The RNA shown here (Bacterial RNase P class A) has 291 nucleotides and comes from a Pseudomonadota bacterium. Of the family's consensus pairs, 97% are formed in the model. Its mean pLDDT, the model's own confidence on a scale to 100, is 77. NCBI's taxonomy places the organism under Bacteria, Pseudomonadati, Pseudomonadota. It matches the Rfam family "Bacterial RNase P class A". Rfam classes the family as a ribozyme.
[in-house]
RNA sequence: GAAGCUGGCCAGACAGUCGCCGCCCACCUUGGUGGGGGGAGGAAAGUCCGGGCUCCGCAGAGCAGGAUGACGGCUAACGGCCGUACGCCGUGAGGCGAGGAACAGGGCCACAGAGACGAGCGUAUUAAGUUACGGUGAAACGCGGUAACCUCCAUCCGGAGCAAGACCAAAUAGGCUGGCAUUGGCGUGGCUCGCGCUGCCAGCGGGUAGGUUGCUUGAGCCUGUGAGUAAUUGCAGGCCUAGAGGAAUGACUGUCCAAGACAGAACCCGGCUUAUCGGCCAGCUUCUUAA
Numbered sequence: 001g002a003a004g005c006u007g008g009c010c011a012g013a014c015a016g017u018c019g020c021c022g023c024c025c026a027c028c029u030u031g032g033u034g035g036g037g038g039g040a041g042g043a044a045a046g047u048c049c050g051g052g053c054u055c056c057g058c059a060g061a062g063c064a065g066g067a068u069g070a071c072g073g074c075u076a077a078c079g080g081c082c083g084u085a086c087g088c089c090g091u092g093a094g095g096c097g098a099g100g101a102a103c104a105g106g107g108c109c110a111c112a113g114a115g116a117c118g119a120g121c122g123u124a125u126u127a128a129g130u131u132a133c134g135g136u137g138a139a140a141c142g143c144g145g146u147a148a149c150c151u152c153c154a155u156c157c158g159g160a161g162c163a164a165g166a167c168c169a170a171a172u173a174g175g176c177u178g179g180c181a182u183u184g185g186c187g188u189g190g191c192u193c194g195c196g197c198u199g200c201c202a203g204c205g206g207g208u209a210g211g212u213u214g215c216u217u218g219a220g221c222c223u224g225u226g227a228g229u230a231a232u233u234g235c236a237g238g239c240c241u242a243g244a245g246g247a248a249u250g251a252c253u254g255u256c257c258a259a260g261a262c263a264g265a266a267c268c269c270g271g272c273u274u275a276u277c278g279g280c281c282a283g284c285u286u287c288u289u290a291a
Base pairs, nucleotide, nucleotide: 001287002286003285004284005283006282007281008280009279010278012256013255014254015253016252017251018250020039021038023036024035025034026033027032028031041262045273046272048271049270050269051268052267053161054160055159056158060193061192062191063190065157066156067155068154069153070084071083072082073081074080086097087096088095089094100152101151105150106149107146108145109144121134122133123132124131165213166212167211168210175204176203177202178201179200180199184198185197186196187195220239221238222237223236224235225234226233227232
């Protein structure tokens, strides 16, 4: 100097003018004025896993079904993460892994070859495909391969979801028809048993559908320090950082700049996967050159 590997950070900033949404304070009166603070992401995406939370079910047992699969650890938990071993790829830093069982059983195995699980070509041999050799092929008288084929083994698994739920208000027709009916029916995936309740199902027709809440202080973030190889975790201190409700952060000007790509919260969180213009920092590897 060039090319790489791993991890972390940023995602425009500042100033001015007008505009939108929430919260707090003051004044005026039900709505407005003024001031102060704040206002989309590293993936907010996919809805793929795991939870928090809410509701149902005496919340139980079994079958069916589904998921995972070396060992140890972390975590609220996981199919996630970390470490170690093994295997593969790479000169290397590193990256990937689908990981129990093939004599429990079944299925499948290109080409070549007579034939790839009751098979049997050629030569010799024998009472006899009885025995031996040869050819094809990775593998042929079978203890070959394959289970990200079915299956077997071990472990684990209630269901539905913020359109969950709770409260207030309002309204009509608790109307009509048909079916089943205690040997029945209903009870948050299917079936059986158990348990609880006592009516249930289908169609037609009619009324209301407005408001409040759930709704943001969190398994939260930052700094320092201790333990640990690490994931992570203990202690101390500091911070509060969107809660819209048909859906709020937009427009203009100027300067700086590396560069605005992928892209917009809707109950919340931990992961995984996918998309992505670029820039910066740290550590490590290989090659070349000079001393």